[in-house]
Context: one part of a larger RNA
C1' cells in the first nucleotide's frame, strides 16, 4: 500500500453553520465528454509467451507464430453517467391554521434556610466525634423570640418527564428572540446531502481588569489518628465559587455508538399533535413527532444491539494499523500565562 475495521479489543473529531470537493429525485428531448463496437496507423529490434530447431542435456543460441493489456486518427451507438433545453412534485422549503417546551437574552419583584449585627428573655455550657481535642462561651456562647443587613441557591411539584446542535437549560412574572412539530395541500419546483480549509458556540476549573463576597471551600494553620500521616477525621480558613467584561477551549466534552436517506415481526408504557367511533364524557381505533422498555429475523468474539440497529443498503466526512517510549522531544500556530494544537525517532519487549 491493497485491504480489514472504529458501542467495550487500536480506531467517530466536542458540537453546530458552511466555501472548495464528492455525491443525487421523475420524465421528454438533444449532444456524444465518459462508455460501447469497429476500422486504419503506431506500439523498433531483444525480451515474453507458445509450438518447433541447435549446441549429448540444461542454460544458453535460433526459427515462426502470438502478444506488447497502450496511445493518435476516424466511422458507428445512445441503455447508463455527464453536458444543454423543457416539464414534473413523491425531496427541500414557504404561506395559511393549532398547540407543546427548564430552548437563548434583559428586567423587576417573591418566600424558606445558612450567616452576620442589634434588642429581649434565660443560664452554663454549647460544638464535634469512632472516642476525643483544638475552638466558642460568665466580656453572657448555644437555646428561644423581635428587628435589620448581606449575598447565593431555588425545596415540594419532578417524573422512565419537556427543550436545545452539543455543552447545557429549573422559584414567579414580563420584554426581547431562535428551533422543532402536528394539520391543510395553496405557492416555489431538486433549491438537496455531506463537508477538507474557514468560522461562530463550548461544563468545570483557570488567566486578566473592575465589583461583590452568605455559604461552602483547593492552599494554609491548628486538633485527632498513626511506627510516621505532608492523608482520610474535626476546628479554622485564604483563592475560589457570584457579577459584569475579555482570554483561554480542554473532559469518561460518553450513547464510551459521525451525519443523511431507504428498507426490513411484533408487543408494551411515556410526552406533544391530529382524525375516526363514542354523547361535546370516560373509554378506543388510526396516524405522525419525540423518549424508554422487552424482543423477531439478522448481526455479534462475546456481552449485547435489534424500526431511536450494533440489521440490510447508498453517499460523504473524521479516525485506527502492536505493547512501551509517548500524546513525551524538536519545529511551527496559538496564548498574558497556564498550557492548547498539530506530532516524531532512537531504544526496548
Nucleotide at each position: 500500500c491493497u485491504g480489514g475495521g472504529c458501542g467495550u479489543a487500536a480506531a467517530g473529531g466536542g458540537a453546530g453553520c458552511g466555501u472548495a470537493g464528492g455525491c443525487g429525485g421523475a420524465u421528454u428531448u438533444u449532444u456524444a465528454a465518459g462508455u460501447g463496437a469497429g476500422a486504419u496507423g503506431u506500439g523498433a529490434a531483444a525480451u515474453a509467451c507458445u509450438c518447433g530447431g541447435g549446441c549429448u542435456u540444461a542454460a544458453c543460441c535460433u526459427g515462426a507464430g502470438u502478444g506488447c493489456u497502450g496511445c493518435a486518427u476516424u466511422u458507428c451507438a445512445a441503455a447508463c453517467u455527464g453536458g444543454a433545453a423543457g416539464u414534473c412534485u413523491a425531496g427541500a422549503g414557504u404561506g395559511c391554521a393549532g398547540g407543546a417546551g427548564a430552548g437563548g437574552a434583559g428586567a423587576a419583584g417573591g418566600g424558606a434556610a445558612u450567616u452576620c449585627c442589634u434588642a429581649g428573655u434565660g443560664u452554663a455550657g454549647c460544638g464535634g466525634u469512632g472516642g476525643a481535642a483544638u475552638g466558642c462561651g460568665c466580656a453572657g456562647a448555644u437555646a428561644u423570640c423581635g428587628g435589620g443587613a448581606g449575598g447565593a441557591a431555588c425545596a415540594c411539584u419532578c417524573a422512565u418527564g419537556g427543550c436545545g446542535a452539543a455543552g447545557g437549560c429549573a422559584g414567579u412574572u414580563u420584554u426581547c428572540u431562535g428551533g422543532g412539530u402536528c394539520a391543510u395541500g395553496a405557492c416555489u419546483g431538486a433549491c438537496g446531502c455531506u463537508c477538507a480549509a474557514u468560522u461562530g458556540c463550548g461544563a468545570a476549573g483557570g488567566u486578566g481588569u473592575g465589583g461583590g463576597g452568605a455559604u461552602c471551600a483547593a492552599a494554609c494553620a491548628g486538633g485527632a489518628u498513626u511506627a510516621g500521616a505532608u492523608a482520610c477525621c474535626c476546628u479554622g480558613g485564604u483563592a475560589g465559587u457570584c457579577c459584569a467584561c475579555a482570554c483561554a477551549g480542554u473532559a469518561a466534552a460518553c450513547g464510551a455508538u459521525a451525519a443523511a436517506c431507504a428498507c426490513u415481526a411484533g408487543g408494551u408504557g411515556u410526552u406533544g399533535g391530529u382524525g375516526g367511533a363514542g354523547a361535546u364524557a370516560a373509554u378506543u381505533c388510526a396516524u405522525c413527532a419525540g423518549u424508554g422498555c422487552c424482543g423477531u429475523a439478522g448481526c455479534u468474539a462475546a456481552c449485547g444491539c435489534g424500526u431511536u440497529a450494533a440489521g440490510u443498503g447508498u453517499u460523504u466526512c473524521g479516525c485506527c494499523u502492536g505493547g512501551g517510549g509517548a500524546g513525551u522531544a524538536c519545529g511551527a500556530u496559538c496564548g498574558c500565562a497556564a498550557g492548547a494544537u498539530u506530532g516524531a525517532a532512537a531504544c526496548u519487549c